[in-house]
RNA sequence: AAGAUCCUUCGGGGCGGGGCGAAACUCCCCACCGGCGGUGAUGACAUGUUUGUGAAUCGCUUCUGUGAACACAGCAUGGCUUAGUCCGUGACCCGGAUGCUGAACAAUCAGCAGAAGGUGGACCUGGUGUAAUUCCGGGACCGACAGUAUAGUCUGGAUGGGAGAAGGAUACG
Numbered sequence: 001a002a003g004a005u006c007c008u009u010c011g012g013g014g015c016g017g018g019g020c021g022a023a024a025c026u027c028c029c030c031a032c033c034g035g036c037g038g039u040g041a042u043g044a045c046a047u048g049u050u051u052g053u054g055a056a057u058c059g060c061u062u063c064u065g066u067g068a069a070c071a072c073a074g075c076a077u078g079g080c081u082u083a084g085u086c087c088g089u090g091a092c093c094c095g096g097a098u099g100c101u102g103a104a105c106a107a108u109c110a111g112c113a114g115a116a117g118g119u120g121g122a123c124c125u126g127g128u129g130u131a132a133u134u135c136c137g138g139g140a141c142c143g144a145c146a147g148u149a150u151a152g153u154c155u156g157g158a159u160g161g162g163a164g165a166a167g168g169a170u171a172c173g
Stems, first nucleotide, its partner, number of pairs: 004170007016030004031153002033143002035089004043080001045078005051073004057068004084141002093118002098113006123139005145156003
């Protein structure tokens, strides 16, 4: 350093315009948004290096050059950065081991919490290249449940939960 246990904080964005209508932020036309970890050929940067190129500069040589420094390109290393559609994962939903509470106890019933497990949306094309569903260009597509004129964008469960992120403490080593 990593790991372990504990604590604290943080931890989701988006309907603007028009149309129809009694009524739509829900339909239709245009618009807008993209959780967390990984991968990532992207981007800028730092350091190093020798390879190449270079007008001018300096040293050596003495006329063919050669070295230094500098610049650019290349290469290597480092941390940062880069995917809604790839690989995983969270929220929602199903599930219900198990625990707690009440009915005096058991059985049983009711309520609350809840592990494993399950379900689980969406991308093609052209370019570059050794290599791209990630880069660049173009065109697409997707988005829990409940409510309500049919909702990714409104309201609600939710002052909840949470993948995880950052910081701190402790002992071991």